RNA sequence: CCUCGAUAAAGGCAAACCCGUGGUAACGCGGGGACGCAAAGCCAGUGCCCCACCGCAUAGCGAGGGUCGAACGGUUACCGAA
Numbered sequence: 001c002c003u004c005g006a007u008a009a010a011g012g013c014a015a016a017c018c019c020g021u022g023g024u025a026a027c028g029c030g031g032g033g034a035c036g037c038a039a040a041g042c043c044a045g046u047g048c049c050c051c052a053c054c055g056c057a058u059a060g061c062g063a064g065g066g067u068c069g070a071a072c073g074g075u076u077a078c079c080g081a082a
Stems, first nucleotide, its partner, number of pairs: 004080002012037002017032006035069001041075003045072002049066003054062003
């Protein structure tokens, strides 16, 4: 340094739910709250999934949007037992 990840140390994030708020919605943001997380840091690139004000040839499809705490990929990073 790479791989790897302790009943280690220091620190970090925050699911459900509740309150407020933005959005047609999916969902986002702020506060509370912790189920979990060794990248649960960042990127919507790939395919999955979700929404559809609006558009269309309307049991639906799509422009567009959402999700990185589902997978893959890219990129950066704390600690150091085996």